[in-house]
RNA sequence: GGCGUGGCCAAGUUGGUUAAGGCGCCAGGUUGUGGUCCUGGAGAUCGUGGGUUCGAAUCCCAUCGC
Numbered sequence: 001g002g003c004g005u006g007g008c009c010a011a012g013u014u015g016g017u018u019a020a021g022g023c024g025c026c027a028g029g030u031u032g033u034g035g036u037c038c039u040g041g042a043g044a045u046c047g048u049g050g051g052u053u054c055g056a057a058u059c060c061c062a063u064c065g066c
Stems, first nucleotide, its partner, number of pairs: 002066003007023003016054001025041005047063005
């Protein structure tokens, strides 16, 4: 100096409404079964703790890990 966001990967950083997407998982459809494919669903308050602000994943400070 950089990175840390669902089980895994990962987008989002002139702060603004419900935090994308892919894989996986669950249910249904398709199939003789499975897989593929299609539809739907659950799951993260963003490493941790504080601060600023009407409002923070986003800015500031400290701290932990790589």
Transfer RNA from a marine eukaryotic metagenome, 66 nucleotides, folded computationally. RNAcentral holds the sequence, with entries from MGnify.